The part of an RNA shown here (large-subunit ribosomal RNA, domain VI) has 262 nucleotides and comes from a bacterium. It matches the Rfam family "Bacterial large subunit ribosomal RNA". Gene Ontology terms of the family: ribosome and structural constituent of ribosome. The sequence was found in a public genome assembly. The coordinates come from a structure-prediction model, not an experiment, and the mean pLDDT is 82.
Context: one part of a larger RNA
Parts: sequence; C1' cells; structure tokens
RNA sequence: CGCCGCUGCUUGAGAGAUCUCUUCCUUAGUACGAGAGGACCGGGAAGAACGAACCUCUGGUGUAUCUGCUGUUCCGCCAGGAGCACUGCAGAGUAGCUAUGUUCGGGUAGGAUAACCGCUGAAAGCAUCUAAGCGGGAAGCCAGGCUCAAGAUAAGGCAGCUGCCAGUGCUUGCACUGGCAAGAUAUCCUCGGAGAUGACGAGGUUGAUAGGCUUUAGAUGGAAGCCCUGAGAGGGGUUGAGUCGAGAAGUACUAAUAUAUC
Repeated sequence: CGCCGCUGCUUGAGAGAUCUCUUCCUUAGUACGAGAGGACCGGGAAGAACGAACCUCUGGUGUAUCUGCUGUUCCGCCAGGAGCACUGCAGAGUAGCUAUGUUCGGGUAGGAUAACCGCUGAAAGCAUCUAAGCGGGAAGCCAGGCUCAAGAUAAGGCAGCUGCCAGUGCUUGCACUGGCAAGAUAUCCUCGGAGAUGACGAGGUUGAUAGGCUUUAGAUGGAAGCCCUGAGAGGGGUUGAGUCGAGAAGUACUAAUAUAUC
C1' cells in the first nucleotide's frame, strides 16, 4: 500500500517439522531341525540418540546480596566504616539464564499403491496373477496428529458496533459531504513473560503499569551498641540477630500529563 469501516474470534488453499534405533521378558526352548541350534506373528518392559518445553528437584553462573580476610588512604583518635588493590581475595547464594537436571514426543483397525503373492480367466479346448474383471501387500505416497498460514489479489467466514444534527443528490430512504457525541487506534507516557530498532504484550486515574512504602518466600549466618567474663588475644548474653531481598501479596504516596487520526 492492497484486501475500501472498526474491534474480537476463526476456516484452511498452501507450506514446514516429525516419522529413528537397541536390549530384555513372554509367546516358547514352541514351530523347524538328526543334533547343534532356534524363530515368524502377537503382547509387555526398560533404555539410547534426537527434538520441544521448563527450572519443582540435582548442579552451574549469579561484577544484585550477605559474611570473613590482607595491604593501604581517608572519615581527628578508639570503636565502626568508606575508597582502591582483576569483582582486591575467599566462603555461600535469591531471581533470571541454563544442562549434565525435570517433563513430554515420534500415535493410527484409514485410503491408493511398489516389488512381490494370489483368485477367476481367455487369446492358445491345456496352462497362465492379465488381456476383461477381483484381492492382499511397505519405514515410502495421500490422509490423519504438531507448527505457520487469507498478499489464498479467488485477499474468505462469524459475532458486536456504525448514533445525532445540517447540507446536497435524488430512486423517499438510500448515497455523499461537513460538524458533534461515543468508541477504536496511534503519537506520547509507565513498563516487560517481548525486544538490536521497528514489532509483540501489560497498562495510562473508571488505574496496581513501574518506582516507593508495608508484610513476606528466600539468601547470608549471629549486626552495632550495651552488659558479663578473661591479665590478654578472645568468649558469652541481648539475638536465628542485623543486612539484603531481581521473587510474591497488599497499598494510589510518586509518575503514567497532554494530543492527533478515523
């Protein structure tokens, strides 16, 4: 831009991905075979690789966070801290991301067939699956299951909305134009399960969208100060403390002002 209104939900022409393999048990030590050996068909159970999704578990990361430690500078000193030293080093670790972790997947009594196996059967009194006719038959083909999909220009379908006023054209209730109302969308703004940017999604006061605040899952691991004790380094109590809290819930305190188009 088109599909000649907007919003929501869809149909599926067409396209894509998948379709794998192994072992064990049973049938059955059966059929077969002199024996050695040893099945088809059918049923069941484990797994491998691959693929998809996810983070409850097991781990990784986690330059948010908590704690410990060294050197040095500074906060006048002590105490307590801050900066720098690869994130200064070390020990843990929420969310997120993630695999080696978890869950799931490869289903089908369908249809037409290939090689092949057949029935009936002439040409050719026999024979012959074939010439007429009729069956069976594959991980393959077409369906079916999964994903995308109406730019499928043949541009589909369904539902809801399309009000009022004025003017014009007349086919007298329709079309067009302008204005108003309502609604939708967008710019803009608050954002993230989205993301390079567009886009997508959640919201914009009739509001929980983000921040803040309160509470909390969780992380760290026992704050500072004070008191007791020890000559002291230290230890104990207050105290599962203090700090953090990307997660969860609540709460309009702050910011979502305004505007355009149809």